This is a predicted structure of a 366-nucleotide RNA (Bacterial RNase P class A) from a Planctomycetota bacterium.
[in-house]
């Protein structure tokens, strides 16, 4: 200097004038006045988890769905932290849908003889017959899977022995797998030793099996006040019928069998206001524990609650950025990106401006 990788911070601040919304004080029918506060790190997506409200006095099983290494954190999670295994990268680092393939079913195109309890296309060897006569050729029968070929992948690798020719058939070393033991670790797991010729694939982010977990609907929930509530049809029950916040069954509760619960078709009317509504698993600092995520103690703080939707405009100063340079000063311009609360909170994902720092690699110079 270049490339890469990981992490952090920020998203303007202060003052004045005017305007808007809410709270407090005062006034109180109001108005006016004083004072305090007023849209983000993602408010976005609605992908997860909850708080809260209702069904509801309330359960079980099945179906269905989700997660999937170990140990922790958390209110909880499919999130986060640390570690283990595997893969990628020269490295710093990154990714991981990471239980089971002999319980079963299924897929692996084409090529190839054959794609999983899967093999004989070319080969190699032996026997017999015919031809030929160093050799060899053809047919038939038998043996073979070491060599060649196809493929992403073809019955462990190297070397030797053995054989008619071969083959873990046997042996040595190595790799994998299985069993046993020892050491380390909370654990996943790691390392080592011994024995064993056991060596017949991949895919479960295919169906499936195993383990664990899971009521539903949602602030348009819910509560209170107000307003309105014409009608016309169909079905409809004791071997009972119906309703009850995913589905089925059981259970439970309630209602009902012609004065008929309930289901449903067409059609008419009303729907305004208040509340829920912001003090929270809240924020900040210090100390302590912990590798960390995070937790505890102490001190301090209160920071939008709109309802067709307020949170703005102008000026000045400072800060920041750009022009634009090797850098500084000065000057000009800009306040730049992504973007807008609607019950609240914890995450994840996506969009994006500027700045700072750590580490890795390469080249050059000292």
């Nucleotide at each position: 200097u270049g490339a890469g990788u990981c992490g952090g911070a920020u998203u303007g601040a202060c003052g004045a004038u005017c305007g808007c919304u809410g709270g407090a004080c005062c006034a109180u029918u109001a108005c006016a006045g004083u004072u305090c506060a007023g849209a983000g790190g993602a408010a976005a997506g609605u992908c997860c988890g909850g708080g809260c409200u209702c069904c509801a006095c309330a359960g079980a099983a099945c179906a269905g769905a989700a997660u999937g290494g170990u140990c922790g954190a958390u209110a909880a999670c499919g999130u986060c932290g640390a570690c283990c295994g595997g893969c990628c990268g020269c490295a710093a680092g990154g990714c991981u849908a990471g239980g089971g393939a002999a319980a079963g079913u299924g897929c692996c195109a084409c090529a190839g003889a054959a794609a999983a309890a899967a093999g004989a296309c070319c080969g190699c060897c032996u026997u017999c017959c015919a031809g030929a006569u160093u050799u060899c050729u053809g047919a038939a029968a038998g043996g073979u899977a070491a060599g060649g070929g196809u493929g992403a992948a073809a019955a462990g690798g190297u070397g030797g022995g053995g054989u008619a020719a071969g083959a873990g058939c046997c042996c040595a070393c190595c790799a994998g797998c299985a069993a046993u033991c020892a050491a380390g670790g909370u654990g996943a797991c790691u390392u080592g030793a011994u024995u064993g010729g056991c060596u017949c694939g991949g895919c479960a982010a295919a169906c499936c099996c195993c383990a664990u977990u899971c009521g539903g609907a949602g602030c348009a929930a819910g509560g209170c006040c107000a307003a309105a509530c014409a009608g016309a049809g169909a079905g409809g029950a004791a071997u009972c019928g119906g309703u009850g916040u995913u589905g089925u069954u059981c259970g439970c509760a309630c209602c009902g069998u012609u004065u008929g619960a309930c289901u449903u078709u067409c059609g008419g009317g009303u729907a305004g206001g208040c509340u829920g509504c912001u003090u929270g698993a809240g924020c900040a600092a210090a100390c302590a524990a912990g590798c960390a995520a995070u937790u505890g103690u102490u001190u301090g703080c209160c920071u939008a609650g709109a309802u067709a939707a307020a949170u703005g405009a102008u000026c000045g100063u400072c800060g920041g950025g750009u022009c634009a340079c090797a850098a500084c000063a000065g000057g000009a311009c800009c306040u730049c990106a992504c973007a807008a609360a609607a019950c609240c909170c914890g995450g994840c994902u996506u969009a994006u401006u500027u700045c700072c720092g750590g580490c890795u690699c390469a080249a050059u110079g000292g």

It is recorded under the gene name rnpB.
NCBI's taxonomy places the organism under Bacteria, Pseudomonadati, Planctomycetota.
Rfam family: Bacterial RNase P class A. Gene Ontology terms of the family: tRNA processing, ribonuclease P activity and dimeric ribonuclease P complex.